The prediction has a mean pLDDT of 78. Two RNAs folded together computationally: RNase P RNA and transfer RNA, 430 nucleotides in total. It holds a member of the Rfam family "Bacterial RNase P class A". The family's RNA type in Rfam is ribozyme. About the family: Ribonuclease P (RNase P) is a ubiquitous endoribonuclease, found in archaea, bacteria and eukarya as well as chloroplasts and mitochondria.

[in-house]
RNA sequence: GAGGACGGGUAGGCGGUCGCGGGGCAACCCCCCGAGGAAAGUCCGGGCUCCGCAGGGCAAGGUGGUGGCUAACGGCCACCGUCCGCAAGGAUAGGGAAAGUGCCACAGAGAACAGACCGCCUCCCCGCCCUAAAGGCGGGGCGGCAAGGGUGAAACGGUGGUGUAAGAGACCACCGCGGGUGGUGGUGACACCCCCGGCACGGCAAACCCCACCUGGUGAAAGGCUGCGUAGGGAGGAAGGGGCGGCCCGCCCCGUCAGCACCUCCGGGCAAGGCCGUUCGAGGCGGCGGGCAACCGCCGUCCCAGACAAAUGACCGCCCACGACAGAACCCGGCUUACCGCCCGUUCCUCGGGA
RNA sequence: GGGGCGUUGGUGUAGUCCGGUCAACACAUCUGAUUGCCGAUCAGAAGAUCACGGGUUCGAAUCCCGUACGCCCCG
Numbered sequence: 001g002a003g004g005a006c007g008g009g010u011a012g013g014c015g016g017u018c019g020c021g022g023g024g025c026a027a028c029c030c031c032c033c034g035a036g037g038a039a040a041g042u043c044c045g046g047g048c049u050c051c052g053c054a055g056g057g058c059a060a061g062g063u064g065g066u067g068g069c070u071a072a073c074g075g076c077c078a079c080c081g082u083c084c085g086c087a088a089g090g091a092u093a094g095g096g097a098a099a100g101u102g103c104c105a106c107a108g109a110g111a112a113c114a115g116a117c118c119g120c121c122u123c124c125c126c127g128c129c130c131u132a133a134a135g136g137c138g139g140g141g142c143g144g145c146a147a148g149g150g151u152g153a154a155a156c157g158g159u160g161g162u163g164u165a166a167g168a169g170a171c172c173a174c175c176g177c178g179g180g181u182g183g184u185g186g187u188g189a190c191a192c193c194c195c196c197g198g199c200a201c202g203g204c205a206a207a208c209c210c211c212a213c214c215u216g217g218u219g220a221a222a223g224g225c226u227g228c229g230u231a232g233g234g235a236g237g238a239a240g241g242g243g244c245g246g247c248c249c250g251c252c253c254c255g256u257c258a259g260c261a262c263c264u265c266c267g268g269g270c271a272a273g274g275c276c277g278u279u280c281g282a283g284g285c286g287g288c289g290g291g292c293a294a295c296c297g298c299c300g301u302c303c304c305a306g307a308c309a310a311a312u313g314a315c316c317g318c319c320c321a322c323g324a325c326a327g328a329a330c331c332c333g334g335c336u337u338a339c340c341g342c343c344c345g346u347u348c349c350u351c352g353g354g355a
Numbered sequence: 356g357g358g359g360c361g362u363u364g365g366u367g368u369a370g371u372c373c374g375g376u377c378a379a380c381a382c383a384u385c386u387g388a389u390u391g392c393c394g395a396u397c398a399g400a401a402g403a404u405c406a407c408g409g410g411u412u413c414g415a416a417u418c419c420c421g422u423a424c425g426c427c428c429c430g
Stems, first nucleotide, its partner, number of pairs: 001351004005346006012319007020034005036325001040336002043334005048219001050217002055249004060215005065079005080094001081092004095210002100208002102204003117149002119145003123141007157175006176199001177197004182193004223276004233266005240254004283302008320323001356429007365382004375413001384400005406422005
């Protein structure tokens, strides 16, 4: 210098005038506050709320290496294994396939305790060639083999050697694989070493399933207080219905000819009433300390939208790199997705040049 | 605010649960035959990256995750 890897920040700024929502406030002047990093998707988790909560059984859904963080999580951090990349780094639903069931299309001889198409080889028979014999070529037969070819995503360990008629873990070395109250290190996943076994055990569980762990329902239209109005009105259904909104057993309650169990339809009333829940919170910022980190502790400081058809806008001036995606609706922690441009960081990596 | 379902030629659907060789059917379209011409009829053809992006698998329309769009339900 070129190319890359990883991480973080910002989200036009300043001034003026008017307006809108909320607060100080009963009211005016006046003062203070007024969208986001994702407020989004609603994909997870929690707070909070009400309902349920005698018991037993069976389902259903989710998660899945290890250790930690956390209110909790399917999130985050660190580490391990595997795969990818020259590397910095990246990806990883990553328990169990010797519990059972199922699937492995096409191709191929054979696809799960398999198989012999081409091929390699001994022996036997026939023909031809050459013949002293041995032998060579072609065809057939009984067999042996699984090395080479071929098919496939995958062919029942790999490479090299010994061996053999040809071959083969048949045997040997190394690698791989399996086993071992073996050793060392680590909290652990696991790593390294040692011993034993010629190898017996293909893949798929984001197929059923097994194992371990987790899960009651509900969702601010939750729920509470207060208050206006009105007709617990009419018609029909059926003997059952509800608690029980996964199912069964079981238990409890209501109802069985009706004015109020329940279901469906029609109709009536009212202020789509007011207040609370509702914004101070697992809160922001700064410092110190612990930890590799996620995160935690202590101290100081700050108050930072709170509407309910729903506020955050308009105009003017100046500046610049000329402004993206998008807007709260009970509140938090994550994940995912959208996003113009600009800025910053790293004892980071590779390549080239120079000293 | 909360929940459920769908997306496959131009159109309407099947296949998705339980993955397999070239994704099937009807209508529409095109070509030819028939007819004086048209329609109907007969014969044949073309047309799909299964909404999009990843993952699992030898292999994905189908299984899993995410996204986009559309439809429906709940006072």